Context: one part of a larger RNA
Parts: sequence; structure tokens; C1' cells
RNA sequence: GGCGUGUGGGGGAUGUCUUGGCACCAGAAGGCGAAAGGGCGUGGAAGACUGCGAAAAGUCCGGGGGAGCUGUCAAACGAGCUUUGAUCCCGGAAUACCCGAGCGAACCCAGGGAACUGAAACAUCUCAUUACCUGGAGGAAGAGAAAGAAACCUCGAUUCCGUUAGUAGCGGCGAGCGAAGGCGGAAGAGCCCAAACCGCGGGGGUAACCUCGUGGGGUUGUAGGACCACAUUUAGGAUCCCGGACCCCUAGCAGAAGUGGCUGGAAUGUCACGCCGCAGAGGGUGAAAGUCCCGUACGCGACAGGGUGAAGGGCCGAGUGGUAUCCUGAGUAGGACUCAACACGUGAAAGUGAGUCCGAAUCGGCGGGGUCCAUCCCGCAAGGCUAAAUACUCUCUGGUGACCGAUAGCGAACGAGUAGCGCGAGCGAAAGAUGGGAAGAACCCCGACAAGGGGAGGACACUGAACCUGAAACCACAUGCCU
Repeated sequence: GGCGUGUGGGGGAUGUCUUGGCACCAGAAGGCGAAAGGGCGUGGAAGACUGCGAAAAGUCCGGGGGAGCUGUCAAACGAGCUUUGAUCCCGGAAUACCCGAGCGAACCCAGGGAACUGAAACAUCUCAUUACCUGGAGGAAGAGAAAGAAACCUCGAUUCCGUUAGUAGCGGCGAGCGAAGGCGGAAGAGCCCAAACCGCGGGGGUAACCUCGUGGGGUUGUAGGACCACAUUUAGGAUCCCGGACCCCUAGCAGAAGUGGCUGGAAUGUCACGCCGCAGAGGGUGAAAGUCCCGUACGCGACAGGGUGAAGGGCCGAGUGGUAUCCUGAGUAGGACUCAACACGUGAAAGUGAGUCCGAAUCGGCGGGGUCCAUCCCGCAAGGCUAAAUACUCUCUGGUGACCGAUAGCGAACGAGUAGCGCGAGCGAAAGAUGGGAAGAACCCCGACAAGGGGAGGACACUGAACCUGAAACCACAUGCCU
């Protein structure tokens, strides 16, 4: 010096654990507004967290609860409170310094709107009517009671799911994009105006008449209504107003049944003999507990506040025949040009929406059925409202997991959006575990009145605070062999 072994140091892997996360399900709630969010204060007490606001870890009232209490890190002391019911929990009320007019996770509707990418390059195309920006609303939004879909049979508002179907189609017919009818389900609900006509009132006009407001009337496509005639009363009603039963939420209450021996620091272990069970879910307790504790099953409970909202009212709401005089949404429908969106890229391109320019008909009417024409069939535009089935989860409650277990799981299990970085927008960590119990090592010795170590004490200290386990690298010492 090398190799090996042993004992330590070093280091913090691994194992075990979980206060924290993640995902999903069900129910609730779906808004708040001098707010959201901050600053500064506030305790007998310096700091941080939490709470609170100059009435400041709190004040008052009502309810619950029943013996201790003055929040946590964080012990002690001080000063106090409390069976005349404190602390604590729930509801209501009061107070609420300074800054800060909008704030809020996703879902929804509308207006704008990319590129990377793919096409193995790239321009139409795709990504994508996405990301992102703006506006707006609601607990959902939007859509919605056929100028529909079909096919010669029919269906009967809308929405959502499955299928139809990667089909029919579209497409530098490339890459790719991609329906609908139908069928099976979820849910289920239909209504109100404008007009004709009548009444009243106002304005204009010599008058006929015109026009405006208001009340009645009326709302449809096998056309309906006005008008005329006849009858006179109800079936029912999602929304709206009153009403508030029952129930639920916001504190809680009650809740069965085990002892002994042994081992051990400790019994929940083991042995013996019992018991309860509408409760043998789960957690805790000095090791592994149905019967020790909290609970669990089954039951019970509200002064006050909130929610759902039944009964019952209000309110709304109807029939038959005749006639063919009147009404039935106009710069509208439609056309041309230019676009957009429709699965459909201009195509034979219908149907829908927009800009510009033209511009109808009036029920003997009008629109559609994928250029167009005929026949046939279906429907009634140019006004409006409408629950449910559907989407989402910042939040609350309960539950579940072939989810994670501290380099994982949220960035954050811990004084985390903290420390720190950046002029700023913003970026953004590391960091869990003594022990059953602090019993956290009195006292003695070495040392510098250190660090550290040796005794002592303690059931165990290699559980000693740089604290469970304590791998490897690396280092030291001791030793065997080789050189």
C1' cells in the first nucleotide's frame, strides 16, 4: 500500500406512519356589495397564527350544554371569572378605525379572433368558429309551441342521452371534415299580443272622414277570428299574488353488553368462564378491544333565523251554427351583387343570416319539400313569453376509493402563495415523526463560566432533543492475509 472482516463516524435512502392532498358520488347552495381584498391596531405579555375593530381573542338577548375556564405556537407567573350556570356551541342584535366601486371558480350567450401544428414542403384546407380579448345574464343559460320533419305512410314545441354512423355526403376528392330523418330512452306544458269590430277620451277637418291613447274583443291552417244567430256555464291552470300545513337545514339528546389468571413498562395479547347485538362501521386508549372512551344501529329534539312549499283563496281561462263584407305582423318575403354560417370549400346549391341596390301577394292568398318545372303532400313567415329533462362547482354537508403517502399527493401535511428573486407584470421554494409519559438528564468530573465528552439517575438512552428505522458513497480506528 492492497484485499477482507469488525467497530464507529458520516449521510438520510428504505420501511412503517399521517395531520394533508387527489378523484368521484349524493344532497344543499349557486351569489356578495361600503363588498372582494388589504393596511393599522386590539391581550397583564415581545413575536407569529387565529379571532375581533377605538364597545377591538370581544358587548347584549334567546336557545343548547353542565364543571371547569381566561384561543394556538407555549410553559410558568400575575390578575380574575364560574352551579345567581362561566368557558364552549347555535340563532338574533350592536359595534365595525383607514384604504378600497365593483368583486366572484367553472358552466352559458353574444361580438371580435390567431398561430404553432397537420397536409411528411406550401397557398385553398387543417389546427378552430379553438386559445385569447371584450360585453352580458342566470342558477342554470340558450332553444322552444312548425311558413317543421317526412314521403304518398305518417309524426306533432324545445332540450339532452344512446343508436343510426365514421354511414350519406363535403374535400388541393389531399390531409382531413362529417350530418339528418328514423328508432330506443330522460323530461313533458303550453300560452300572450298586433289586426278586423265595439265603447270612451284627445287632436285635425265645414263635413264625410283621418289619426292617437285607453278598455273590451281576438290569436288560427282538417284555416281561424271579426260580423249575424243560438246558448249560457264549466273542464282546467307551468308562471304571478296571498296563504302558510307537513318536512328539512342552522346547536344538540339518548344509546346494550367483561371479569379473573399469566407474560409485560403498559393488555387490546394469551388462557378460563360470561354477556350484548336493529349496535361485530370507524377512530382512540401504554401492543392487537363488539362488551374501557368517542361513537355506531334504532329513536328523539328548536326560543330564534332560513329553505321547500300542500290545502285554500286571488287571478287566468270556454261552446254550436251561418255568411263570404272585413282582418290575420311591408321597405317585409323575394331577386341581383358581395359575404358568412349551415357536415356541404360555389358547386346543379336548395334552406338560414348580413351589407348594398331593387322590391311582391293579401286566403280564389302565401311559404316549403336540396337548381328548376308539373302533380301531389306539408305548413302559415315577417311580434312576444315559457318550467322539466341538460352543463358547471369558488362553497357547505355526508360518503366512497385495485388514488398518493413527504423527491409522492395541491405549489403549499410545517407561521405557503410564506421565505426569497424581479423596477414591474410576475416567478416561487425547502422544511413531517424523541418517548407510553418530559419522566427533556438533579448532582459530580475533564474542558474556556465553551463545544463536546465521562459518570450518576431513569424499566429501556444506539428513543438524548442535529432525537423512529438509520442503507450506500466517503472517512477513521482495530485486526487477518498478501506485498
Overview
The part of an RNA shown here (large-subunit ribosomal RNA, domain I) has 483 nucleotides and comes from Frigoriglobus tundricola. It matches the Rfam family "Bacterial large subunit ribosomal RNA". Lineage of the source: Bacteria > Pseudomonadati > Gemmatales > Gemmataceae > Frigoriglobus. RNAcentral holds the full RNA, with entries from Rfam.